[in-house]
RNA sequence: UUCUUAUCAAGAGAGGUAGAGGGACUGGCCCGAUGACACCUCAGCAACCUUCAAGCCGCCGGCAAAACGCUUGAAAAGGUGCUAAUUCCAACAAGUUCAGCUCUUAUGGACUUGGAAGAUAAGAA
Numbered sequence: 001u002u003c004u005u006a007u008c009a010a011g012a013g014a015g016g017u018a019g020a021g022g023g024a025c026u027g028g029c030c031c032g033a034u035g036a037c038a039c040c041u042c043a044g045c046a047a048c049c050u051u052c053a054a055g056c057c058g059c060c061g062g063c064a065a066a067a068c069g070c071u072u073g074a075a076a077a078g079g080u081g082c083u084a085a086u087u088c089c090a091a092c093a094a095g096u097u098c099a100g101c102u103c104u105u106a107u108g109g110a111c112u113u114g115g116a117a118g119a120u121a122a123g124a125a
């Protein structure tokens, strides 16, 4: 870097350094000299990997059995991650509904679903 799977409405900030942009991209909207973003230190959150216990082949996986699988619960020492705003919101497609129009198409608003993109973890190349 690419691929696969899972998750993304919850949660959790102080100090120091430094000094201008930052929130991935585009539009919006926000944060920022009352010092953002970034980096360092400490603290915290969460529970993906991890550890322990119980249960089960109903789901995943597995020829089967059973546990190295799955489910539930607990823990937080270690590996990551995270600690403004739902991934800040939208973006693409479909549907519902409202507005508007003489009518249809097209258009705009709201909502729902799916997708794309992105982030993180675990595994693989």
Base pairs, nucleotide, nucleotide: 001125002124003123004122005121006120007119008118013042014041015040016039017038021031022030023029026090027089028088043083044082045081048079049078050075051074052073053072054071055070056069087117092114093113094112095111096110097109098108099107

Overview:
The prediction has a mean pLDDT of 80. The RNA shown here (SAM riboswitch aptamer (S box leader)) has 125 nucleotides and comes from Fictibacillus gelatini DSM 15865. The source organism's lineage runs through Bacteria, Bacillota, Bacilli, Fictibacillaceae and Fictibacillus gelatini. It was read from a public genome assembly, where an Rfam model found it. Its Rfam family is "SAM riboswitch aptamer (S box leader)". Its family is annotated with regulation of gene expression in the Gene Ontology.